[in-house]
């Protein structure tokens, strides 16, 4: 050099000048008794991402009566060690599969618990099984039929019941040895551990599908900031289920005291057992409102340094961070600079001019993962079927 | 902002132990009719929304995308 493989990173700088959000501070002015609120103008400092997305997973927080155990559904993970609040995510290892390599993919429990399932095609698709073809016996009109054997050979097929040689048969065949490849068992060595390796013995050999039903370990309570809590405004608590309880408030957390609401009505009385209408509360249907305030942004955070550790990571120490609104802002335009691309020129490994272009997208209650989208550019490694020196 | 649910011929929908891609209107020839409708016969017409995996084989079963349609406020 050319081909390939893996990782990080950046996603245009810097300046004017016109705006937008919302945040402190002063001035004027209105309203109001301390002082706060509202207009208007000045000032200062702030204002989106790597993916802010999809909403696939995992937390945080908040309600669902205490959401606190166990079981059963129902739903998820799925090989080993680790790492984390956690996770289906990471790191490392194993085992499989591709690749020449570097490397990549891997939803990777259990098919010799059990159900199922394997279309077409073939003779036969899972305790086998004879279409041709071989071989034996018997028949025969010599065209063959018939019974028996045989899984070596044909052929079908995603798949056909170990592979190769050698005995051995009437042909055959794990039938029988030898080897080799797979199972299962056992020893004996590394490894924490998945598993690797080496020996000996076995019976000859056992199909795939669990992103089918299932078994087997594990994990998972359901809903979401429109979650919910405080005010205010304003309608008809107006119809209908359903229903003897139900709301709050402190302490404690499978219950305790204290508050308000309701505790009514139906047998000739009382108890017990059912039942019925009716309140409180709760559901539907209709009605009213489209308001403010909290939650609300500093956190499992960002960068450096030293230590532990292969590495995810984790400890210590130092320094740095105000977007948080309401359908809800963060942009335009100019100049230089950096880049791509195109043409034109030159005293061409390049420079000058001059025109064009520059992505995917955008927070809405906050974290950590995945994955999907992306114009362009930057750096690190690693590999060799390649070419040249 | 959050939940749910749907894509399959021109419209409208069926499709389950995973193997043929269907039905009904529509449309095309050709019959019947004096002609047109009705009606009888044939027939065309499909990337099963898009990619990838699992399978020997995917509309089906799993993951990722896209569109579309719905549904959630408070307050008595």
């Nucleotide at each position: 050099c050319g081909a390939a493989c893996g990782g990080g990173c950046c996603g245009g700088a810097c300046g004017g000048u016109c705006g937008c959000c919302g945040g402190c501070c002063a001035a004027u002015g209105u309203c109001g008794a301390u002082c706060g609120a509202c207009c208007u103008u000045g000032g200062c400092g702030g204002g989106a991402g790597g993916a802010a997305a999809g909403u696939c997973c995992g937390g945080g927080c908040u309600c669902c009566g205490c959401g606190g155990g166990a079981u059963c559904a129902c739903g998820g993970u799925g090989a080993u060690g680790g790492g984390u609040a956690a996770c289906a995510c990471c790191c490392a290892c194993c085992g499989g599969c591709c690749g020449a390599a570097a490397g990549g993919c891997u939803a990777g429990g259990g098919a010799a618990a059990g159900u199922g399932c394997c279309a077409c095609a073939g003779a036969a698709a899972a305790c086998a099984g004879a279409c041709c073809g071989c071989c034996g016996a018997g028949g025969u009109a010599c065209g063959c039929c018939u019974c028996g054997g045989u899984a070596a050979g044909g052929g079908u097929g995603a798949a056909a019941c170990g592979g190769u040689g050698a005995g051995g048969u009437a042909a055959g065949a794990g039938c029988u040895c030898a080897c080799c490849a797979g199972c299962a068992g056992g020893u004996c060595g590394g490894g924490u551990g998945a598993c690797c390796g080496a020996c000996c013995u076995g019976g000859c050999u056992c199909g795939g599908c669990a992103a089918a039903c299932c078994c087997c370990a594990c994990c998972g309570g359901g809903a979401g900031c429109a979650a919910g809590g405080u005010c205010a405004a304003g309608c008809a608590g107006g119809g209908g289920g359903a229903g003897a309880g139900g709301c709050c408030c402190g302490a404690u957390u499978u219950u305790c005291g204290g508050g308000c609401c309701g505790c009514g009505g139906c047998a000739g009385a009382u108890c017990c057992c059912g039942g019925c209408c009716u309140a409180a509360c709760c559901c539907c249907c209709g009605g009213g409102u489209a308001g403010a305030c909290c939650g609300c942004u500093g956190g499992a955070g960002g960068g450096g340094a030293c230590g532990g550790g292969c590495a995810a990571c984790c400890g210590u120490c130092c320094u740095c961070c105000u977007a948080g609104a309401g359908a809800a802002a963060u942009g335009g335009c100019c100049g230089u600079c950096g880049u791509u691309c195109g043409a034109a020129g030159c005293a061409c490994g390049g420079c000058u001019u001059c025109g064009a272009g520059a992505a995917c997208a955008g927070a809405a209650c906050c974290c950590g993962g995945c994955u999907u989208a992306c114009a362009g550019g930057c750096c690190c490694g690693u590999c060799c079927u390649g070419u040249c020196c | 902002g959050g939940g749910g649910a749907u894509a399959u011929a021109g419209c409208u929908c069926a499709g389950u132990u995973g193997g043929g891609a269907g039905a009904g209107c529509g449309c095309g020839u050709g019959g019947a009719u004096c002609g047109c409708a009705c009606c009888c016969a044939c027939g065309a017409g499909g990337u099963c929304g898009g990619g990838g995996g699992u399978u020997c084989g995917a509309g089906u079963c799993c993951c990722c995308c896209u569109a579309u349609c719905u549904c959630c406020a408070c307050c008595a």
This is a predicted complex of two RNAs, RNase P RNA and transfer RNA, with 465 nucleotides together.
Its mean pLDDT, the model's own confidence on a scale to 100, is 77.
It holds a member of the Rfam family "Bacterial RNase P class A". Rfam links the family to the GO terms ribonuclease P activity, dimeric ribonuclease P complex and tRNA processing.